Predicted 3D model of a 94-nucleotide RNA (SAM riboswitch aptamer (S box leader)) from a Thermoleophilia bacterium. The prediction has a mean pLDDT of 83. The sequence was found by an Rfam model in a public genome assembly. NCBI's taxonomy places the organism under Bacteria, Bacillati, Actinomycetota, Thermoleophilia.

RNA sequence: UCCACAUCAAGAGAGGCUGAGGGACCGGCCCUGUGAAGCCUCGGCAACCUGCCCCACAUAUCGGGCGACGGUGCCAAUCCCGGACGGAUGUCGA
Numbered sequence: 001u002c003c004a005c006a007u008c009a010a011g012a013g014a015g016g017c018u019g020a021g022g023g024a025c026c027g028g029c030c031c032u033g034u035g036a037a038g039c040c041u042c043g044g045c046a047a048c049c050u051g052c053c054c055c056a057c058a059u060a061u062c063g064g065g066c067g068a069c070g071g072u073g074c075c076a077a078u079c080c081c082g083g084a085c086g087g088a089u090g091u092c093g094a
Stems, first nucleotide, its partner, number of pairs: 001094002004091005013042005021031003025083004043075004048071002051066004079086001
């Protein structure tokens, strides 16, 4: 990067640097010098993978529960709303 599958109405902030954008794209509508996006420090939320237990099966898949070290992701608004060849995140495989 590509394919497949799953999820996307819940949840989660403080400081420092910096200085005008951001909410992927289009149209809206919002956020933003009472500091955007980005970087750093600490913190937090979640439970997709990893760990443990139960049920079922018996080649196995599915389902339920516990925990949160590790791999990840996330911490404005229903993926903000609508649209479109949509988008994001996780996991297997290539």